A computed fold for a 171-nucleotide RNA from Terribacillus aidingensis, annotated as glmS glucosamine-6-phosphate activated ribozyme aptamer. Its Rfam family is "glmS glucosamine-6-phosphate activated ribozyme aptamer". The family's RNA type in Rfam is riboswitch. Its family is annotated with regulation of gene expression and catalytic activity in the Gene Ontology. The coordinates come from a structure-prediction model, not an experiment, and the mean pLDDT is 78.
RNA sequence: AACAUUAUAAAAGCGCCAGGACUUAUCCCGAGCGGUGGGGUAAGUUGACGAGGUGGAGGUUUAUCGAACCAUUCGGCGGAUGCCUCCCGAUUGCACACAUCUCAGUCGUCAUGUUUUAGAGCCGAAAGCAGAGAGGCGACUCUUUGGAUAAGGACAAAACAAGAUGUGAAA
Numbered sequence: 001a002a003c004a005u006u007a008u009a010a011a012a013g014c015g016c017c018a019g020g021a022c023u024u025a026u027c028c029c030g031a032g033c034g035g036u037g038g039g040g041u042a043a044g045u046u047g048a049c050g051a052g053g054u055g056g057a058g059g060u061u062u063a064u065c066g067a068a069c070c071a072u073u074c075g076g077c078g079g080a081u082g083c084c085u086c087c088c089g090a091u092u093g094c095a096c097a098c099a100u101c102u103c104a105g106u107c108g109u110c111a112u113g114u115u116u117u118a119g120a121g122c123c124g125a126a127a128g129c130a131g132a133g134a135g136g137c138g139a140c141u142c143u144u145u146g147g148a149u150a151a152g153g154a155c156a157a158a159a160c161a162a163g164a165u166g167u168g169a170a171a
Stems, first nucleotide, its partner, number of pairs: 014078004019074001020046010049066003055087006088108006096168007112161006122153002129146007
């Protein structure tokens, strides 16, 4: 030094890199010379910008939204809060309230949906972009300043959205 074991830290546009693209070095081909160009080898660089998202168990894989760029945020592997089923929990629906049962549906502890008021008002990014500094031969990387920008979401009001039983209230 490598390997193995143990411990600690570290995550969800998260982690990794054998393809590709790019950089450097070197060798070969080609060229009247040189250059452009092509190929081999070695070592490197790049490889998702945020918003949003976790009841439990099992299963599953191309697991939400937009921004930027305009071939690489391409391609591959793994993971993941997605999705499906069940369970647990919450909740809406009968005429004022409560309770129980059944049925149908929507959700996940901030736990009902649809429509309208309303492409209204409110909330809501970062990178990109412009600039500064540092590292590297280089491709590029890190820190930082400035100023924008989305999907979407929340609140309020109104209307609508099954039955049965029991208790109580009002008239």